The RNA shown here (transfer RNA) has 72 nucleotides and comes from a Polyangiaceae bacterium. Its mean pLDDT, the model's own confidence on a scale to 100, is 83. The RNAcentral record of the sequence draws on ENA. Taxonomically the source falls in Polyangiaceae (Bacteria, Pseudomonadati, Polyangia, Polyangiales). It matches the Rfam family "tRNA". The family's RNA type in Rfam is transfer RNA. Rfam's curators write: Transfer RNA (tRNA) molecules are approximately 80 nucleotides in length.

């Protein structure tokens, strides 16, 4: 410089146009002499940013950013 993946809760990840979820983490309760597991629940999101399509966008279209891989 060219291609390409990936960016969603504190952490790894679902979620192929219709009010955003799960494990673990946390916290609260229950149980025990106390801890630790076990159950029960409750918080936690500008879904990178920005435009454009749509009645309606995490999802579709451009662009910009960041991390990663590969070519040269």
């Nucleotide at each position: 410089g060219c291609c390409g993946a990936u960016u969603u809760a504190g952490c790894u990840c679902a979620g192929u146009g219709g009010u955003a979820g799960a494990g673990c983490a946390a916290c609260g309760g229950u149980u025990u002499c106390g801890u630790a597991a076990a159950c029960c629940g409750u918080a936690g999101g500008u879904c990178u940013c920005g435009a454009g399509u749509u009645c309606g966008a995490c999802u579709c279209u451009c662009g910009a950013a960041a991390u990663c891989g590969g070519c040269u």